[in-house]
The part of an RNA shown here (small-subunit ribosomal RNA, 3' major domain) has 477 nucleotides and comes from an uncultured bacterium. Rfam family: Bacterial small subunit ribosomal RNA. The prediction has a mean pLDDT of 81.
Context: one part of a larger RNA
RNA sequence: UGACGGGGACCCGCACAAGCGGUGGAGCAUGUGGUUUAAUUCGAAGCAACGCGAAGAACCUUACCAAGUCUUGACAUCGAUCUGACCGGUUCGUAAUGGAACCUUUCCUUCGGGACAGAGAAGACAGGUGGUGCAUGGUUGUCGUCAGCUCGUGUCGUGAGAUGUUGGGUUAAGUCCCGCAACGAGCGCAACCCCUAUUGUCAGUAGCCAGCAGGUAAAGCUGGGCACUCUGAUGAGACUGCCAGGGAUAACCUGGAGGAAGGCGGGGGGGACGUCAAAUCAUCAUGCCCCCUAUGAUUUGGGCUACACACGUGCUACAAUGGCGUAAACAAAGGGAAGCGAGCCCGCGAGGGGGAGCAAAUCCCAAAAAUAACGUCCCAGUUCGGACUGCAGUCUGCAACUCGACUGCACGAAGCUGGAAUCGCUAGUAAUCGCGAAUCAGAAUGUCGCGGCGAAUAAAAUCCCGGGUCUUGCACA
Numbered sequence: 001u002g003a004c005g006g007g008g009a010c011c012c013g014c015a016c017a018a019g020c021g022g023u024g025g026a027g028c029a030u031g032u033g034g035u036u037u038a039a040u041u042c043g044a045a046g047c048a049a050c051g052c053g054a055a056g057a058a059c060c061u062u063a064c065c066a067a068g069u070c071u072u073g074a075c076a077u078c079g080a081u082c083u084g085a086c087c088g089g090u091u092c093g094u095a096a097u098g099g100a101a102c103c104u105u106u107c108c109u110u111c112g113g114g115a116c117a118g119a120g121a122a123g124a125c126a127g128g129u130g131g132u133g134c135a136u137g138g139u140u141g142u143c144g145u146c147a148g149c150u151c152g153u154g155u156c157g158u159g160a161g162a163u164g165u166u167g168g169g170u171u172a173a174g175u176c177c178c179g180c181a182a183c184g185a186g187c188g189c190a191a192c193c194c195c196u197a198u199u200g201u202c203a204g205u206a207g208c209c210a211g212c213a214g215g216u217a218a219a220g221c222u223g224g225g226c227a228c229u230c231u232g233a234u235g236a237g238a239c240u241g242c243c244a245g246g247g248a249u250a251a252c253c254u255g256g257a258g259g260a261a262g263g264c265g266g267g268g269g270g271g272a273c274g275u276c277a278a279a280u281c282a283u284c285a286u287g288c289c290c291c292c293u294a295u296g297a298u299u300u301g302g303g304c305u306a307c308a309c310a311c312g313u314g315c316u317a318c319a320a321u322g323g324c325g326u327a328a329a330c331a332a333a334g335g336g337a338a339g340c341g342a343g344c345c346c347g348c349g350a351g352g353g354g355g356a357g358c359a360a361a362u363c364c365c366a367a368a369a370a371u372a373a374c375g376u377c378c379c380a381g382u383u384c385g386g387a388c389u390g391c392a393g394u395c396u397g398c399a400a401c402u403c404g405a406c407u408g409c410a411c412g413a414a415g416c417u418g419g420a421a422u423c424g425c426u427a428g429u430a431a432u433c434g435c436g437a438a439u440c441a442g443a444a445u446g447u448c449g450c451g452g453c454g455a456a457u458a459a460a461a462u463c464c465c466g467g468g469u470c471u472u473g474c475a476c477a
Stems, first nucleotide, its partner, number of pairs: 001477002004473002007471007019425005026316008034307002042053002064302007073125001077124002081119004088103005106115003127291002130289003136285002138280003141276001143274001148187006154163003167178003193268004198236007207226003212223003239262001242256005318418001322377005328371001334365003339358002344353003384415001389410007432452006
C1' cells in the first nucleotide's frame, strides 16, 4: 500500500421488511447428472452450467456407432502425358455410394499451336469438429451502469509511498458547492444518438371523410376534399426557468404555480482501470504436438429420442372471480413470390378442390382473446382436469417403424392448492389474456417482440445478502 475481521461510523440496492403471484407436491414438455448402450457425438459446472451453444437431430444436419467402399483424395495450386469436351440422356448392377457399357457433344488459328474443359503416373501437397482456451488472437460472461481507476507538475517522506481523490454539505453519480499544499488533466458519470408522451409547419396516396354531389342490401364504393385521424420530414417544448420556505448569501432540498410532461418524464443503446490462468482451439483465425490406405473422404442403416432414479427451467391443472354453449365488440407489432393465399364448393374436423388479389399504408395471413350479454351446470374427482390408450384419418416430405405435427370418435390416470426450503416483481409494473416473427419442407409449453385488461404494498431501517466511502486492528501478500 492492499487484502481480511462473527471491529466501528456513514450510505445504497426488490437486500430485508410490507404486499401480490409463483417454485418445491401432481401429470406432461425440456435441459442436466447418473445408469444403460455398438453408439447413446462434443462443449457449458455456485452466483455467472442445467428451454445453455441448438433461431428448430426422421434422411441431411452429424461431429458418434455398425457394415460397405476410396487413397493426390469430397476441396485448392503445380504437374510429364493423353483426350475433346463439360453438361445431358439410356441400360446393367448395388442396401446405397462406388462400379460397368453405350449415345450425344467445344472455340480461335499464321495449322506450329493456343484458350477452356476432362482424365491422369510419380510427387509436392490436400484433409483432420484430433490434443492443448494453462501457448494465443478475436469474441463473450461476471462483479456492475457499481462510482470508481489513474496521470503530469509541485509539496511531504531516507524509502516503500502519501498528497491531489481526505474534510463540511449535497447528489443517481469522484454530481456539484465550500474549505484545504496543492494546481491541473485523462478514462469513467452526465450530455450528445434512437423510441415514446404534447404540439406547430410542410406533404396527402395505397391512409382519412367534416362539408357538397352521386350511389348501395351494406360499404370511402365513386366524383371531390386534405379539415380531422394517421403517415413522415423538419421544428418547438423542460432549463430548478418562475414563486415561497429551508440551507452557509453556495451547491442543493421541500412545497406551489403554469404545463401534455417537473426536477434524470418513461424505455433503449452505451459497460472505466481491472478481477475470476472465468468461457470458447466445435463460429472463425492461429503457435506447438499428433494422424497420413487413416484420427482423412464417402454410402446405407442405427444413435444423439435409451430409463430403477436425482436435480434445474417451464406448460397444464386441481375449478363457480369457474367449465360449456349461443349470438355480438375492441388492438398493436410483424410476415408474404419455390410465397401469403380471399370469396365459392366438398368434408364433423385436421384439410382438400379451385384460384381472385397482392413484391403489398392497396391484397392475403387474420379469427384477436380475455371482456360484456343470455342460457346451462350446483360443489361432486364433477359438464373440473386432461395424461395414457384403442380405432379411423389429414398434412409435409424419396421416406413419419425406431422418431413428426395435427384432426375425429371412444377411453378418462394423477391431481381437491402442495413439508423443509426457495424465486420474481415498486406502475402501465406484477398478475392475467391473446397476436406475431426468426429458425423452418414438416416439427414450440422454448426464445425474441406486440398490444388488451390491470392491482396490492413500501417510502422505513433492526436484522440477512451484495456493494461503495472513511477509519481501526494486524495471523497474510